This is a predicted structure of a 346-nucleotide part of an RNA (small-subunit ribosomal RNA, central domain) from an uncultured bacterium. Rfam family: Bacterial small subunit ribosomal RNA. The full RNA is in RNAcentral, with records from ENA.
Context: one part of a larger RNA
RNA sequence: UUGGGUUUAAAGGGAGUGUAGGCGGUUUGUUAGCGUGUUGUGAAAUUUAGGUGCUCAACAUUUAACUUGCAGCGCGAACUGGCGAACUUGAGUGCACACAACGUAUGCGGAAUUCAUGGUGUAGCGGUGAAAUGCUUAGAUAUCAUGAAGAACUCCGAUUGCGAAGGCAGCGUACGGGAGUGUAACUGACGCUUAAGCUCGAAGGUGCGGGUAUCGAACAGGAUUAGAUACCCUGGUAGUCCACGCUGUAAACGCUGUCGAUUUGGGGGUUGGGGUUUAACUCUGGCGCCCGUAGCUAACGUGAUAAAUCGACCGCCUGGGGAGUACGGCCGCAAGGUUAAAACUC
Numbered sequence: 001u002u003g004g005g006u007u008u009a010a011a012g013g014g015a016g017u018g019u020a021g022g023c024g025g026u027u028u029g030u031u032a033g034c035g036u037g038u039u040g041u042g043a044a045a046u047u048u049a050g051g052u053g054c055u056c057a058a059c060a061u062u063u064a065a066c067u068u069g070c071a072g073c074g075c076g077a078a079c080u081g082g083c084g085a086a087c088u089u090g091a092g093u094g095c096a097c098a099c100a101a102c103g104u105a106u107g108c109g110g111a112a113u114u115c116a117u118g119g120u121g122u123a124g125c126g127g128u129g130a131a132a133u134g135c136u137u138a139g140a141u142a143u144c145a146u147g148a149a150g151a152a153c154u155c156c157g158a159u160u161g162c163g164a165a166g167g168c169a170g171c172g173u174a175c176g177g178g179a180g181u182g183u184a185a186c187u188g189a190c191g192c193u194u195a196a197g198c199u200c201g202a203a204g205g206u207g208c209g210g211g212u213a214u215c216g217a218a219c220a221g222g223a224u225u226a227g228a229u230a231c232c233c234u235g236g237u238a239g240u241c242c243a244c245g246c247u248g249u250a251a252a253c254g255c256u257g258u259c260g261a262u263u264u265g266g267g268g269g270u271u272g273g274g275g276u277u278u279a280a281c282u283c284u285g286g287c288g289c290c291c292g293u294a295g296c297u298a299a300c301g302u303g304a305u306a307a308a309u310c311g312a313c314c315g316c317c318u319g320g321g322g323a324g325u326a327c328g329g330c331c332g333c334a335a336g337g338u339u340a341a342a343a344c345u346c
């Protein structure tokens, strides 16, 4: 490399967009490939087959074949490519309806927390398995009133919904995006996938400037313990929040790439449309879930949302360790990321 694989054994890229490339709907004309017939040519020797001549043979001679090729002309069903014409079911657009924690910006709201001030009030509070550190007669904890600040949005709430993924939840407004249903008016294959490239990408980290209520790495103290650089407790800096950049990784998971087609059923949820006898009815779409037939699977399981049966394209795997490491390249402010070995060893 081929063959074989990729939910859990090694292996699906974190997600989208997208160039080259690969692949590509229906009808028709033409052209090339392709098939077939015929004509010309494809030197001779050689080779093969038949005959003839040397007594035989080698050898010689003669006839035929071979020379699988090339070119011209004729005919041809399908398939594939080029070019032309047309089509509508793939794809997209319009119109109508309706939907959602989808995004960005901005405004508003109440509860809680902490703090501040004042009132009431007096000896404890807090914390734990038990304690102590800690707070408190300079009046704490508790309670009432007023004020300030920042962060998060109780119930509703769900096997719910939306988003490409990451993710998204108080309420309103503006702007932006989106799938869906109905219609069948428009375009007429405009499509699928995608190495590069580009964009997005939790938490954490990082640069700069703000902010800092809570929680809280580091750190300090108290416990526990043989020890306790921990688990528990009291504090507490970075951080957690905002703006603008960078980082680019996660068990970024459905551990299951994207798109299309085909294949028994049952039951919930959610969101549209049609019919009617208005019902616990029926028909028809989209999304999300449970159980299960055939099939598949090493089994567990999966099962129309496939891990079934097929097609298109991409990524990736090839014994364990060494190692997702070294070196080099690229990226980054750094931390580090990405690409990625070998010796050796079992």
Base pairs, nucleotide, nucleotide: 004317005316006315008299012314014200015199016198017197021193022192023191025087026086027085028084029083030082031081032080033079034076035075036074037073038072039071040070041069047065048064049063050062051061052060053059090190091187092186093185094183095182096181097180099178102176103175104174105173106172107171108170109153113149114148115147116146117145118144119143120142124135125134161168162167204247205246206245207244209242210241215239219235220234221233222232257313258312259311260310261309262308265291266290267289269287270286271285272284273283274282275281295302296301319346320345321344328339329338330337331336